This is a predicted structure of a 131-nucleotide RNA (SAM riboswitch aptamer (S box leader)) from Candidatus Melainabacteria bacterium RIFCSPHIGHO2_02_FULL_34_12.
The model forms 93% of the base pairs in the Rfam consensus.
Its Rfam family is "SAM riboswitch aptamer (S box leader)". Rfam's curators write: The SAM riboswitch is found upstream of a number of genes which code for proteins involved in methionine or cysteine biosynthesis in Gram-positive bacteria. The SAM riboswitch acts at the level of transcription termination control. The predicted structure consists of a complex stem-loop region followed by a single stem loop terminator region.
Model confidence (mean pLDDT): 79 of 100.
Lineage of the source: Bacteria > Bacillati > Candidatus Melainabacteria.
The sequence was found by an Rfam model in a public genome assembly.

[in-house]
């Protein structure tokens, strides 16, 4: 850089270095020597990934129960009853997956002028997944 998908009217900044641009693009309108971009430090916002709790879905295992089954023992028979098989059963363990939340914020990102600043477009930004 490409594909898929969610979000983009909420929120959050100071200091140091630096020294003229910046708000993606086009047109506007703005920000900027009372210091732009960029870099560094610390702080903060948010909750996409993550964690927690709860609910569901589908799966594997263990134990029990029930049904089937019927080894061996006893003089014989019965009762009893081992292995094994099964299950719209019960309990439990393990990972998987979907959803919900006045939950958390150690970790991975992101963000901290103006509604993505406004309008436009087959536009842009960020997250997650894929290749």
């Nucleotide at each position: 850089g490409g594909c898929u998908u969610a979000u983009c009217c909420a929120g959050a900044g100071u200091a140091g270095c630096a020294g003229a641009g910046g708000g993606a693009c086009u047109g506007g309108c703005c920000c900027a020597a009372c210091g732009a971009a960029g870099c560094u430090a610390c702080a903060g916002c948010a909750a996409c990934c993550u964690g927690a709790a709860c609910c569901g879905c589908a799966g594997a295992g263990a134990u029990a129960a029930a049904a089937c089954a019927g080894a061996g023992a006893u003089a014989c028979a019965a009762a009893a009853g081992a292995a094994g098989u099964u299950u719209a059963u019960a309990u439990u363990u393990c990972a998987g997956u979907g959803g919900u939340u006045g939950c958390a914020a150690c970790g991975g990102u992101g963000c901290u002028a103006a509604u993505u600043c406004c309008a436009g477009a087959u536009a842009g930004a960020u997250g997650a997944g894929c290749g």